[in-house]
RNA sequence: UGAGCCGGCCGGGUGGCCGCGAUCGGCGAGGGCCCACCGGCCCGACCCGGUUGAGGAAGGUCGGGGCUCCACAGGGCAGGAUGCUGGCUAACGGCCAGUCGGGGCGACCCGCAGGAAAGUGCCACAGAGAACAGACCGCCGAUGGCGGGCGAGAGCCCGCACAGGCAAGGGUGAAACGGUGCGGUAAGAGCGCACCAGCGGCCUGGGCGACCAGGUCGGCUCGGCAAACCCCAUCCGGAGCAAGGUCAAGCGCGGGACAUGGGUUGCCCGCCCGGCGGCCUCGCAGAGGUCGCAGUCCCCAGGUAGGCCGCGUAGAUGGAUGGCCACCCAGGCCCCGUCAGGGGCUGGACAGAACCCCGCCUACAGGCCGGCUCACCGU
Repeated sequence: UGAGCCGGCCGGGUGGCCGCGAUCGGCGAGGGCCCACCGGCCCGACCCGGUUGAGGAAGGUCGGGGCUCCACAGGGCAGGAUGCUGGCUAACGGCCAGUCGGGGCGACCCGCAGGAAAGUGCCACAGAGAACAGACCGCCGAUGGCGGGCGAGAGCCCGCACAGGCAAGGGUGAAACGGUGCGGUAAGAGCGCACCAGCGGCCUGGGCGACCAGGUCGGCUCGGCAAACCCCAUCCGGAGCAAGGUCAAGCGCGGGACAUGGGUUGCCCGCCCGGCGGCCUCGCAGAGGUCGCAGUCCCCAGGUAGGCCGCGUAGAUGGAUGGCCACCCAGGCCCCGUCAGGGGCUGGACAGAACCCCGCCUACAGGCCGGCUCACCGU
């Protein structure tokens, strides 16, 4: 100098004018209640003044907790979540430190990281065969068979590749049942051996642990997928501030009073008897006729609308926190100029609390600080 990695932070400032929400104070149009009067108490429009008013994510509503109501003896089944280890935390699927695996030259980054040797299932295409595997090309001719030759015979030799043996090499595939070498064989093969790799058992040492290092034994060589079912371990009751509490109109239910009681077929209508009230007539403390008998008022409980609480040093319940101007600050562009410098224009993202808190995730113009790595150059 260039290219990167990690962590932390800011995310416009000052002043003026206008405007909005909340709250306090002042002035008070006006209204309500009590009261014999005098008077007292409460609410309060408009206006004036003071104080105060979004974020790092207020967002998504993903995890957890507080708070509230409902349910609940204990245990189990079902269902769901989580899943290497240790710690932190009220708790978490969060955070910190580590282990293992993967990536990067490196700083460092990423991981949906229990069990596939409990069982079931799946493994596209290609391929002969995809999991107690398989034989397309290929290799073999030991054994059996067929043909031929030699031989007195036992048998020997040659050929074929029908039965058969094999899995070294080729080929397919993401993956083909360890690798290299020697031996071995008809050809071959952990078939045997040496070394290497893996797996499993045991032992020693280190670590709280995940795990690491070493030794030894066993030819054990055993594929992948659990974000397929499943198994194992741990945890989990449900709903949410439209929770919930409280005050409580109107209508209606229930009870009571005033002027409507009884009978009939259980009910309604109707009818009958009686009662009451109004009016009319007569011979007027009575009799007759006729009309009507519906509603009004009070009280109690639950509870709807609605109000208040829940609710916070922002705090609504249709949602306030904004706009303009001037100067300045980052940043960008242009012009002038001898490099110093000067001038002009532009210019600040994502986004907006709604019960609260701890996290996670997502969005974000521009900028600042610190630590570290690699390459090149100079000394």
Predicted 3D model of a 379-nucleotide RNA (Bacterial RNase P class A) from an Acidimicrobiales bacterium. Its mean pLDDT, the model's own confidence on a scale to 100, is 77. It matches the Rfam family "Bacterial RNase P class A". Rfam's curators write: Ribonuclease P (RNase P) is a ubiquitous endoribonuclease, found in archaea, bacteria and eukarya as well as chloroplasts and mitochondria. Gene Ontology terms of the family: ribonuclease P activity, tRNA processing and dimeric ribonuclease P complex. The gene name in the source record is rnpB.